[in-house]
RNA sequence: GAAGCCAGCCAGACAGUCGCUGCCUGGUAACAGGGAGAGGAAAGUCCGGGCUCCACAGAGCAGGAUGCCGGUUAACGGCCGGCCGCUGUGAGGCGAGGAACAGGGCCACAGAGACGAGCGUAUUAAGUUACGGUGAAACGCGGCAACCUCCAUCCGGAGCAAGAUCAAAUAGGCAGAUGAUGACGCUGCUCGCCGAGUCUGCGGGUAGAUCGCUUGAGCACACAGGUAACUGUAUGCCUAGAGGAAUGACUGUCCACGACAGAACCCGGCUUAUCGGCCGGCUUCCCCC
Numbered sequence: 001g002a003a004g005c006c007a008g009c010c011a012g013a014c015a016g017u018c019g020c021u022g023c024c025u026g027g028u029a030a031c032a033g034g035g036a037g038a039g040g041a042a043a044g045u046c047c048g049g050g051c052u053c054c055a056c057a058g059a060g061c062a063g064g065a066u067g068c069c070g071g072u073u074a075a076c077g078g079c080c081g082g083c084c085g086c087u088g089u090g091a092g093g094c095g096a097g098g099a100a101c102a103g104g105g106c107c108a109c110a111g112a113g114a115c116g117a118g119c120g121u122a123u124u125a126a127g128u129u130a131c132g133g134u135g136a137a138a139c140g141c142g143g144c145a146a147c148c149u150c151c152a153u154c155c156g157g158a159g160c161a162a163g164a165u166c167a168a169a170u171a172g173g174c175a176g177a178u179g180a181u182g183a184c185g186c187u188g189c190u191c192g193c194c195g196a197g198u199c200u201g202c203g204g205g206u207a208g209a210u211c212g213c214u215u216g217a218g219c220a221c222a223c224a225g226g227u228a229a230c231u232g233u234a235u236g237c238c239u240a241g242a243g244g245a246a247u248g249a250c251u252g253u254c255c256a257c258g259a260c261a262g263a264a265c266c267c268g269g270c271u272u273a274u275c276g277g278c279c280g281g282c283u284u285c286c287c288c289c
Stems, first nucleotide, its partner, number of pairs: 001285006008278003012254007020037002023034004039260001043271002046269005051159004063155005068082005083097001084095004098150002103148002105144003115140001119132004163211004173202006185193002218237003222233004255258001
């Protein structure tokens, strides 16, 4: 210098103006001021967990998932370490990697014959013995379980439209009181008229409102333990929370001219999409000293 491998990070920058959605402060209010406002995948919904409701003595069947050994974790089918196998010159990459004398099934091409013993040649008293091109496997206690299956382990179901609280109007329900000795109504009172309900309470529940809702297996940094995944301790920080659903538009300057894409209960993973760029470690080859 070229070509690669592994691991991680960023995701146009800065300034101004006008908006939009929460929050805080002031104000009776209108409003004013301040501060916050998508991602590394918010995606697919493929695994695992928290949370909520329903179900549940215990065990089993069915069904599903996983499958070397050890560790990690709230948990996992994830991750880390080791062994083994395959692969690459190498750094590395990939692997559902238990069981084939419990049983069923299958074995391409080639080959006369492929799971069943038969077949061919030679041989023998005798299917008695030996050999057989091909093929991964051939005359046998072969192979395949990412075919059924067996073994071991794990798994109850539904999901924030979960679920909880408050609670109109109208209709209906239950209970009590009262009413043909005339209630209620006309009508505030008396008379009169009318003629079967009226009043109170309770409970369910709809609209609507509120909670769930974002302080959490949280983030940053330091130290300590551990090969690592990961864990512990100390300090600091608060970083969207809507409900037709905000996160936008314009202007100016600059550059390498900007990809994939957008929260909807939360978290740990996996997978997929992605313009460009940066940092670190390592490998192979070439050149120079």

The RNA shown here (Bacterial RNase P class A) has 289 nucleotides and comes from Nitrosomonas sp. HPC101. The model forms 93% of the base pairs in the Rfam consensus. Rfam family: Bacterial RNase P class A. By type it is a ribozyme.